This is a predicted structure of a 525-nucleotide part of an RNA (large-subunit ribosomal RNA, domain I) from a marine metagenome. Its mean pLDDT, the model's own confidence on a scale to 100, is 82. RNAcentral holds the full RNA, with entries from SILVA.
Context: one part of a larger RNA
RNA sequence: AGUUUAUGGGGGAUACCUUGGCAUUCAGAAGCGAUGAAGGACGUGGCUACCGACGAAACGCUUCGGGGAGCUGGAAACAAGCUAAGAUCCGGAGGUGUCCGAAUGAGGCAACUCAAAAACUACUUAUUGAAUACAUAAAUAAGAAAGAGCAAACCUAGGGAAUUGAAACAUCUUAGUACCUAGAGGAAUAGAAAGUAAAAACGAUUCCCUGAGUAGCGGCGAGCGAAACGGGAGAAGCCUAAACUUAAUUUUAAGGGUAGCGGGACAAUUACAAAUGAUUAAAUGUAACAAUUAGACGAAUAGGUUGGAAUCCCUAACCAUAGAAAGUGAUAGUCUUGUAGUCGAAAAUUGAAACAAUCAAAUUGAAUCCCAAGUAGCAUGGGGCACGUGAAAUCCCGUGUGAAUCUGCGAGGACCACCUCGUAAGGCUAAAUAUUCCUGAAUGACCGAUAGUGAAAUAGUACCGUGAGGGAAAGGUGAAAAGAACCCCGGGAGGGGAGUGAAAAGAACAUGAAACCAUAAACUU
Numbered sequence: 001a002g003u004u005u006a007u008g009g010g011g012g013a014u015a016c017c018u019u020g021g022c023a024u025u026c027a028g029a030a031g032c033g034a035u036g037a038a039g040g041a042c043g044u045g046g047c048u049a050c051c052g053a054c055g056a057a058a059c060g061c062u063u064c065g066g067g068g069a070g071c072u073g074g075a076a077a078c079a080a081g082c083u084a085a086g087a088u089c090c091g092g093a094g095g096u097g098u099c100c101g102a103a104u105g106a107g108g109c110a111a112c113u114c115a116a117a118a119a120c121u122a123c124u125u126a127u128u129g130a131a132u133a134c135a136u137a138a139a140u141a142a143g144a145a146a147g148a149g150c151a152a153a154c155c156u157a158g159g160g161a162a163u164u165g166a167a168a169c170a171u172c173u174u175a176g177u178a179c180c181u182a183g184a185g186g187a188a189u190a191g192a193a194a195g196u197a198a199a200a201a202c203g204a205u206u207c208c209c210u211g212a213g214u215a216g217c218g219g220c221g222a223g224c225g226a227a228a229c230g231g232g233a234g235a236a237g238c239c240u241a242a243a244c245u246u247a248a249u250u251u252u253a254a255g256g257g258u259a260g261c262g263g264g265a266c267a268a269u270u271a272c273a274a275a276u277g278a279u280u281a282a283a284u285g286u287a288a289c290a291a292u293u294a295g296a297c298g299a300a301u302a303g304g305u306u307g308g309a310a311u312c313c314c315u316a317a318c319c320a321u322a323g324a325a326a327g328u329g330a331u332a333g334u335c336u337u338g339u340a341g342u343c344g345a346a347a348a349u350u351g352a353a354a355c356a357a358u359c360a361a362a363u364u365g366a367a368u369c370c371c372a373a374g375u376a377g378c379a380u381g382g383g384g385c386a387c388g389u390g391a392a393a394u395c396c397c398g399u400g401u402g403a404a405u406c407u408g409c410g411a412g413g414a415c416c417a418c419c420u421c422g423u424a425a426g427g428c429u430a431a432a433u434a435u436u437c438c439u440g441a442a443u444g445a446c447c448g449a450u451a452g453u454g455a456a457a458u459a460g461u462a463c464c465g466u467g468a469g470g471g472a473a474a475g476g477u478g479a480a481a482a483g484a485a486c487c488c489c490g491g492g493a494g495g496g497g498a499g500u501g502a503a504a505a506g507a508a509c510a511u512g513a514a515a516c517c518a519u520a521a522a523c524u525u
Stems, first nucleotide, its partner, number of pairs: 001524009016476002020447002022444007029436002031150002039100003042055003046078001050074002052059001061094006070082003105114003120147002123143006154185001155183005165172001169219001195202002206233004216224002237428003240372001244255004260406001262371004266365005276360004284356003289351005295343003301316004317334002319323001325337003377401007387413001408423005463470002483509001486497004
């Protein structure tokens, strides 16, 4: 020096555990905000640095319910108190709620300064009132309180890439994606045929399956990619404009009227607000009842053995609409909390049958009037349709042009004829569908501390960066602190006794692998 064995140190792997995560399902809710939000700053405790709670009425105030013995948060100890005159705690409704922040009196380097009763826009009323005569704009005052900002995804609209693929690249693709902006709702959009079809018919929209990787489009490359039929989910239909009438007349208001077997106005006739029918989303009220926001009751076991401890084991029982689960000194249907089942609200919120309520017609005639105009269409330039300009319909936009009114007009993929279908140029509309910042319940051939969220802990913390931004590590004594009185060595750290404990598991604390370090013995050189 090496090898082997043994004993230790060191280290924190492994197995075990779970306070925390992940995913999904069902139900709820889907907003908060000038009555000042989201998010913060600063304060508030007997002692108080942090977290949480609260706001100068500041670890809390009032009231109404629940609850029933302890309580003064995480978080011990000390001090001082509260509580059967019902505290602490849980729920409903109120009160208080500094300063900043849309921030809104003015300013500002947010949480401050100055000032002194209040920003701006829209609305109502009154007064005043230009160019400009009436007027209008505008101004002032008062009123009222609508808007503004924030928020995860879903939705609609306005803008809108590139990497990439085409094995290069330009049309094309990625993709109307990412991203930006605006807006709305609990959903949004769409929606009651100027439809789909094809000689037969259907009958608003939305979503799913299928049709179908089909028909097609495509440097016919890469690729892109329908629709109808059929089967389901869900079903719901309505209101205006115009003609005409009345008022008072031009504006305007009220009545009237709403359709494709064309309808309405107009004229005539019948019926008329009871009954009947329909509607109640499209106007409103009352509201039984139900649900939610605290809770309550809730069955049934003893003995023995081992052990530190019984829930294990042995013996003998019991309950079960309850043998889900968690806890308890080891593994508990019958110990605790619960579970099945049943019951419960002073107050608030939500839904809501029903009732009140609302609406109402038909026939014939005639062919006078109306039936959505800078619209439809056309030309041209674009966009969007699965469809790249193509034979390119249908849809939308820019520019120019520019009809018809039912003997009308549009569509059926150029166009024309015939035939068929529909009735544009106004509007509203639940459900089926999309999503989850959030609340409750439940589940998992999901993770188990290098995993699972970045975060099981002071975590978006420490730390890094001027900043935008980046972003950790770190869990486990024991059933119970019973957390080691006292003695000894030592300056202390630490150790040895003693004691606790089932066990030192001794706080650098459960298990305690390997690397690495040391000691002892044997062997080799």